[in-house]
A computed fold for an 84-nucleotide RNA from a soil metagenome, annotated as c-di-GMP-I riboswitch aptamer. Its Rfam family is "c-di-GMP-I riboswitch aptamer". Rfam describes the family as follows. GEMM was predicted in a large-scale screen for bacterial structured RNA regulatory elements. The RNAcentral record of the sequence draws on MGnify.

RNA sequence: GAUAAAGGCAAACUCGCUGCGAAGUGAGGACGCAAAGCCGUGAGUCUCCAGGAUGUUUUGGGGGGAGAUUGUCUGGUUACCGAA
Repeated sequence: GAUAAAGGCAAACUCGCUGCGAAGUGAGGACGCAAAGCCGUGAGUCUCCAGGAUGUUUUGGGGGGAGAUUGUCUGGUUACCGAA
């Protein structure tokens, strides 16, 4: 990053499986992607578990732990082609 070449990945959705859940995974399927390869730094969003304590009602403040997502951004790292 191109009206190039060779390729690659696979959204939504459906079915199966796993999980308390967010979600993940296999197959089908293509919305799209120049890193939509890999990692998970700092965030964003989402899930689960706690935490109060004589009882009820109302108002305000400060927050814990474990996960998920990367095709949410940022960061790190590797890589095909070589026109402007």